[in-house]
Context: one part of a larger RNA
Molecule: small-subunit ribosomal RNA, central domain
Organism: bacterium
RNA sequence: CUGGGCGUAAAGUGCGUCUAGGCGGAUAUGUAUGUCAGGUGUGAAAGACCUGGGCUCAACCCAGGAAAUGCGCCUGAAACUGCAUACCUUGAGUUGUGGAGAGGUGAGCGGAAUUCCUAGUGUAGCAGUGAAAUGCGUAGAUAUUAGGAAGAACAUCAGAUGCGAAGGCUGCUCACUGGCCACAUACUGACGCUGAAGCGCGAAAGCGUGGGGAGCAAACAGGAUUAGAUACCCUGGUAGUCCACGCUGUAAACGAUGUUCACUAGGUGUUGGAGGAAUUGACCCCUUCAGUGCCGACGCUAACGCAUUAAGUGAACCGCCUGGGGACUACGGUCGCAAGAUUAAAACUC
Numbered sequence: 001c002u003g004g005g006c007g008u009a010a011a012g013u014g015c016g017u018c019u020a021g022g023c024g025g026a027u028a029u030g031u032a033u034g035u036c037a038g039g040u041g042u043g044a045a046a047g048a049c050c051u052g053g054g055c056u057c058a059a060c061c062c063a064g065g066a067a068a069u070g071c072g073c074c075u076g077a078a079a080c081u082g083c084a085u086a087c088c089u090u091g092a093g094u095u096g097u098g099g100a101g102a103g104g105u106g107a108g109c110g111g112a113a114u115u116c117c118u119a120g121u122g123u124a125g126c127a128g129u130g131a132a133a134u135g136c137g138u139a140g141a142u143a144u145u146a147g148g149a150a151g152a153a154c155a156u157c158a159g160a161u162g163c164g165a166a167g168g169c170u171g172c173u174c175a176c177u178g179g180c181c182a183c184a185u186a187c188u189g190a191c192g193c194u195g196a197a198g199c200g201c202g203a204a205a206g207c208g209u210g211g212g213g214a215g216c217a218a219a220c221a222g223g224a225u226u227a228g229a230u231a232c233c234c235u236g237g238u239a240g241u242c243c244a245c246g247c248u249g250u251a252a253a254c255g256a257u258g259u260u261c262a263c264u265a266g267g268u269g270u271u272g273g274a275g276g277a278a279u280u281g282a283c284c285c286c287u288u289c290a291g292u293g294c295c296g297a298c299g300c301u302a303a304c305g306c307a308u309u310a311a312g313u314g315a316a317c318c319g320c321c322u323g324g325g326g327a328c329u330a331c332g333g334u335c336g337c338a339a340g341a342u343u344a345a346a347a348c349u350c
Stems, first nucleotide, its partner, number of pairs: 004321003007304002012318001014201004021194003025088001027086005034080001035077008049065006091191001092188003095184005103177007110154001114150008125136002162169002206247006215241002220236004258317006266295011299306002323350003332343004
């Protein structure tokens, strides 16, 4: 390289977008790039192969043949591929009417709770645990009433719910804004799929500058526990958690399952539409489209299991794997303020 693979054994890029490239719907005509057929030239000799011969045999040597799967040229074929032209509507998109939604960004507002502050009432405890102690409290705590301040998160509704490409998104209102679904006719006429690079997005933690800081809480301190206890438990508590702007670019970034298309039994639930039947109307019932769950036949699988949301049957394109360790490492490159990220070996060893 071929081959075989990638849910759990090694292996699907965290996700999207797009360039090159690869692949690409129906019909007709032409062409002849690929393709195919015939002819012809060439494909040195030696070697290898076949036949025959010469050294007593063999090695070795000699002669002839075949082969040399390739390439050039000529003639032809036209199904497929490519190209050119014309045309089509099923793929794709546009339009109209409706629909659901925690999709995104910004601004404003709200109540409960927590902590703190002030004042009142009130008196000896409170807090905490398996039990305690540290801690708080006669300088009046805890409890309770009234008032005020601050920051963060949004109970119930709530759901196998919904939305988003993924990360993720949940109080309410407004503004701006992306995508999706159904139905319907008309329009464009293959405009499509995938996608190395590139570009963008990307939880938490972390970093820079400036704010903010109620609660929680790495580090740290103290009290316990214990043989010890750099822990688990308790009392405190700083970064951080929050906001703005910039960086980082990683996660069990998981469905551990790349994207797209087609096909292949059913049953049952749920979300959003459309239609039908019935009805005063709604519910219920039936059909259908799009999503999301469970069970399950065929099939697949090493098994577990998957099973129209496939891990089934096929097609297109990309990514990745190739025994364990060494090694999510070293060196070098690129990126980063740093932390580090990314790309990525070898010796050696089993």